């Protein structure tokens, strides 16, 4: 230093141009209970590492750039 892959909530993860970002876990509050656990119901992402650009519209496509992982040297 090359070359390919990822980067979404507190975690883990689907979504790969459209109207609301799926779901599990976990948190918080309420219900249930004697009291908790289970169990059941509410909330929890004003935006998807950043910046720019294409487009009517971008988490999704295109550059850079930052991290992280694997290969190679």
């Nucleotide at each position: 230093g090359c070359a390919c892959g990822c980067g979404u909530g507190g975690c883990g993860a689907a979504g790969u141009a459209g109207u609301c970002a799926a779901c599990g876990c976990g948190a918080u509050c309420g219900g249930c209970u004697g009291c908790a656990a289970c169990c059941c119901g509410a909330u929890u992402a004003u935006u998807c590492u950043c910046a720019g650009g294409u487009u009517c519209a971008a988490a999704u496509c295109c550059u850079g750039a930052c991290g992280c992982g694997u290969g190679c040297u």